Molecule: Bacterial RNase P class A
Organism: Gammaproteobacteria bacterium
């Protein structure tokens, strides 16, 4: 100087003017209250006001209401190991496999010896194995030879083989020697499987010894089978306050009137009047933002985290606020916007900075 790789942070800046919206201190006007205060509205001044993703709504809790003895089944999720944590399907750290020269990166990574299924095409055969070319043995034919044996070529015969060719993502353990009529774990050596002890790890798992010639090819994000985990709805939850019509529930009063109790009379009962008391709509207040919070410092741990200390409050709206305009300057500015709350994954993204590291070229 060039190429990467990991972590982290910013997301146009500065002035100025008018606005919106929460809080708060004064003040004014109405209003309730014995009062202290308390409601509702206006002003003046001070101050808070979107995100890394507020997004998708995928996983996990917190809170809240409804359900619940215990045990099992069904269902759905989860899947190497240990650690964090409120909790996880998250993340931190180690194993095992795979990619890269390297920093580093990626993997749903139990179990194919319970049992089912399923393996397109192509191939002779995709799993109780199998012979299509090819080797090799032997019959037969036929040629060479004076015969016979050999040997060469043929064979729509018979068998042997999995070395090699060919098919396929995948072909029945890999390489090499030995062996044999070809060949074959048939023998042995390494190597890899299986199995039992050791030794090092909490552990996964490594690594070493013995031992068996080796026995099933893949697929479980196929059914499945172990082991572990899950009650349902969700802030429109939920709780509180509560008009006006209507319409229930109760008490008094009931002079007169209507109308029923076959016509009349007392009586009754319903219509009436004025009071109370409950549920519910509408509308209002609550939940609501101090929290598993965020900075800083130490201290523990490789980390994830945790602990202890200091100060500090950092949107809370509800037709629903965070904006418009001006002037300056630059690299000309993405992708998007709270609505109960956090902790995660995932996806969108113009671009700049910063720190650790890695290769590769060049100077000294």
């Nucleotide at each position: 100087g060039g190429a990467g790789u990991c972590g982290g942070c910013c997301a146009g800046a500065c002035a100025g003017u008018c606005g919106c919206u929460g809080g708060g201190c004064a003040u004014c006007g109405g209003g309730g209250u014995c009062a202290g205060c308390c409601c509702c509205g206006g002003u003046u001044c001070c101050u808070g006001g979107a995100g890394g993703a507020a997004a998708g709504u995928c996983c996990g809790g917190g809170c809240u209401c409804c359900a619940c003895a215990g045990g099992g089944c069904a269902a759905g999720g989860u899947g190497c190991c240990a650690g964090g944590u409120a909790a996880u399907g998250c993340c931190u750290g180690g194993a095992g496999g795979g990619c890269g020269u390297g920093a580093g990166c990626c993997c749903a990574u139990g179990g194919a010896a319970a049992g089912u299924g399923c393996c397109a095409c192509a191939g002779a055969a995709a799993a109780u194995a199998u012979a299509c070319c090819g080797c090799c043995c032997g019959g037969c034919u036929g040629c060479u030879u004076g015969u016979a044996a050999a040997g060469c070529a043929g064979u729509u015969c018979g068998g042997g083989u999995a070395a090699g060719g060919g098919u396929g993502a995948a072909a029945u353990g890999g390489u090499g020697c030995g062996g044999u009529a070809a060949g074959a774990g048939c023998g042995c050596a390494c190597c890899g499987c299986g199995c039992g002890g050791c030794u090092g790890g909490u552990a996964a798992c490594a690594g070493g010894c013995g031992u068996g010639g080796c026995a099933g090819g893949g697929u479980a994000a196929a059914c499945c089978c172990c082991a572990c985990c899950u009650g349902g709805a969700g802030c429109a939850a939920g709780a509180c306050c509560a008009a006006a019509u209507a319409g229930g529930g109760g008490a008094a009063c009931g002079a007169g009137c209507g109308u029923g109790c076959g016509g009349c009379c007392c009586g009754u009962a319903c219509g009436g009047u004025u009071c109370c008391c409950g549920g519910g709509u509408a509308g209002g207040u609550u939940g609501c933002u101090u929290g598993a919070g965020a900075c800083c410092u130490g201290c523990g741990g490789u980390g994830a985290c945790g602990c202890a200390g200091c100060g500090u409050c950092c949107a809370g709206a509800u037709g629903a606020a965070u904006g418009a305009c001006u002037g300056u300057c630059c690299a000309c500015g993405a992708c998007a916007a709270a609505a109960c709350c956090c902790g995660g994954c995932u996806u969108a993204c113009c671009g700049g900075c910063c720190g650790a590291c890695u290769c590769c070229c060049c100077c000294c």